Description:
Predicted 3D model of a 384-nucleotide RNA (Bacterial RNase P class A) from a Magnetococcales bacterium. Rfam family: Bacterial RNase P class A. Rfam classes the family as a ribozyme. It was read from a public genome assembly, where an Rfam model found it. Lineage of the source: Bacteria > Pseudomonadati > Pseudomonadota > Magnetococcia > Magnetococcales.
RNA sequence: AGAGUGGGCUGGGUGGCCGCUGGUGUUAUGCUGUUUGCAGAUUUUAACACUGGAGGAAAGUCCGGGCUCCAAAAAGCAAGAUGCCGGGUAACUCCCGGCGGGGGCAACCCUAGGGACAGUGCCACAGAAAACAGACCGCCGGACUAGUUUAUCUUCCGGUAAGGGUGAAAAGGUGCGGUAAGAGCGCACCGCGUUUUCCGGUAACGGAAACGGCAAGGUAAACCCCGUCUGGAGCAAGACCAAAUAGGGGGACGUUUAGGGCUGCUAUGUCCAGUUCCCGGGUAGGUCGCACGAGGUGCUUGGUAACAAGUACCCAAGAUGAAUGGUCACCACCUGACUAGCAAUAGUCAGGAACAGAACCCGGCUUACAGGCCCGCUCUUUUU
Numbered sequence: 001a002g003a004g005u006g007g008g009c010u011g012g013g014u015g016g017c018c019g020c021u022g023g024u025g026u027u028a029u030g031c032u033g034u035u036u037g038c039a040g041a042u043u044u045u046a047a048c049a050c051u052g053g054a055g056g057a058a059a060g061u062c063c064g065g066g067c068u069c070c071a072a073a074a075a076g077c078a079a080g081a082u083g084c085c086g087g088g089u090a091a092c093u094c095c096c097g098g099c100g101g102g103g104g105c106a107a108c109c110c111u112a113g114g115g116a117c118a119g120u121g122c123c124a125c126a127g128a129a130a131a132c133a134g135a136c137c138g139c140c141g142g143a144c145u146a147g148u149u150u151a152u153c154u155u156c157c158g159g160u161a162a163g164g165g166u167g168a169a170a171a172g173g174u175g176c177g178g179u180a181a182g183a184g185c186g187c188a189c190c191g192c193g194u195u196u197u198c199c200g201g202u203a204a205c206g207g208a209a210a211c212g213g214c215a216a217g218g219u220a221a222a223c224c225c226c227g228u229c230u231g232g233a234g235c236a237a238g239a240c241c242a243a244a245u246a247g248g249g250g251g252a253c254g255u256u257u258a259g260g261g262c263u264g265c266u267a268u269g270u271c272c273a274g275u276u277c278c279c280g281g282g283u284a285g286g287u288c289g290c291a292c293g294a295g296g297u298g299c300u301u302g303g304u305a306a307c308a309a310g311u312a313c314c315c316a317a318g319a320u321g322a323a324u325g326g327u328c329a330c331c332a333c334c335u336g337a338c339u340a341g342c343a344a345u346a347g348u349c350a351g352g353a354a355c356a357g358a359a360c361c362c363g364g365c366u367u368a369c370a371g372g373c374c375c376g377c378u379c380u381u382u383u384u
Stems, first nucleotide, its partner, number of pairs: 001380010012331007020053009031040003055355001059366002062364005067234004073268001075266003079230005084098005099113001100111004114225002119223002121219003136164002138160006146152001172190006191214001192212003196209005238288004248279006259272004295314008333352008
């Protein structure tokens, strides 16, 4: 200097004018009482002052919970999810650290990572044959036909799977011996297997030894088997107040049981005497839930880390047809052009400025993102 890789931050600033909204306070008004001085309750309305007002993803609605309701509790089936080991967390399919496997020169990245000897299915085409899986071309032996100096050719029988071919994959690989020709047929090493033994590690696992049939293909992100986990619905949950209507009409089951509820089904158990369907009518208003939390920030300690404990300080949106904005000026950033300059750079002009908007809250994951800044590591080249 170039290429790559892992992580973090930001994603405009300042000021003026006008405007919206939450909170606190003051004043006035409205309401109630009253001894007419005032007091009380409350946001009916308004003004003024102070103060706060979208995100790293608010997005997707994917996962896990807090919270609310179904009265409490437990079992089986179905359905769904998950799948190496250890740790973290309220919990998780998330995070951290490892192990095995794959990619990369490396830093690093990916991993749907239990079981194919419980069973079923699939492996197109090609090929002789794709798992109860083989003989197309070949190699060897014997007999036969043709021919003949030998060699060679044709047919049949037997042996063979080392060589060649097909394919993503073909009865472990390399070498030596042996054989009529071969083959784990035998041997050495590798590979594979074992309810095995020893060493290291909490463990997944790694290493070594011994023995061995020397072979039981792949695929479970196919069905399936095994282990573990899961009640359901969701702030449009739910609670309260006010108002209005027609205390309307009809049906089914039920009253101790065989009805209804316990939000997939079954059956315990338990609760209620009601539950449910159809026609018709009224209301669509307001308040709470609603932001003090598994909260945030700094420091110290422990830990490889995720994180935990202690301590100090802080309170940072709460709308409801949906607020948090508009405009002007200057500065900063990016791109392009021109001028000056050896260059760094300076000036002028023009244009641009990403993804994107809370709605009960929190922990994650996934997806989108113009530009800018910072830190670590790997490889290549050059110089000292």